[in-house]
Order: sequence, then C1' cells, then structure tokens
RNA sequence: GUCUCAUUUAGAGUGGUUGAGGGAACUGGCCCUAGGAAACCACGGCAACCGAUUGAACGAUGCCUCAAUUGUUCGAUGUCAAGGUGCCAAUUCCAGCUUAAACCUGUUAAGGUUUGGGAAAAAUGAGAU
Repeated sequence: GUCUCAUUUAGAGUGGUUGAGGGAACUGGCCCUAGGAAACCACGGCAACCGAUUGAACGAUGCCUCAAUUGUUCGAUGUCAAGGUGCCAAUUCCAGCUUAAACCUGUUAAGGUUUGGGAAAAAUGAGAU
C1' cells in the first nucleotide's frame, strides 16, 4: 500500500519551542486562530480496539463418566488499566450521491426548504497479504 471485519452525536489539555495558518482532498457553507494556527518536545489526561480478569446463557471440540479446551452473546460500558496502538474545539464540524416524509414556488415539466434513513469517502483498531 491492498483486502476483510468492527467502531465513529460520549470522553479527555497544560507548559515550552516556533510564528500563520488550520478544520483529510475538491466545491459550497460554517467555524477556530497573533488572547498564538499547524508542527515538534515535555508532562498530564481520556477511552477501552488489542490486552488482563470474572459470572451467566447458548454452542463447538473432547470424553464411558467426570474433568478439560474453546467460540459467541449478555451483565447500565461486568471489573481493571501493567503493556501495544489511538485520541484530547465543534456529530467524522455540516452538506455534496441516493431515498422517505412534510412544506413552499411553479403548476406541463421542474426547482427549493426542513427533518430522517442509506451509500460513498475518511479516521482508528484488529486480522490477512
């Protein structure tokens, strides 16, 4: 880098260096920013994907029986946080493609607004390559 699966309206920032941009890319919006952007460093924190651990239910393997091993789900997010990642403005900041409902303009076609669903894309993790 590619593929598969899962998750994404919760949560958590100070200091230092530096000095103008930043919110993934494009378009449109809306924001953040010299009361200091992004980046880097230090320390701190959040969370619980991997991890540790516990009970129950259901299944699989195994067995003469009993043990044993293992998977899934649930327990308000079971409990924990040593380790591997990640994250610490705003829903992944919002929309773009598709679809449903209501309403508006026009009433032949069509266009618009609001709200919701889905997809795509992206991010993060785990596994595979």
The RNA shown here (SAM riboswitch aptamer (S box leader)) has 129 nucleotides and comes from Verrucomicrobia bacterium SCGC AAA164-E04. It was read from a public genome assembly, where an Rfam model found it. NCBI's taxonomy places the organism under Bacteria, Pseudomonadati, Verrucomicrobiota. The prediction has a mean pLDDT of 80. The model forms 97% of the base pairs in the Rfam consensus.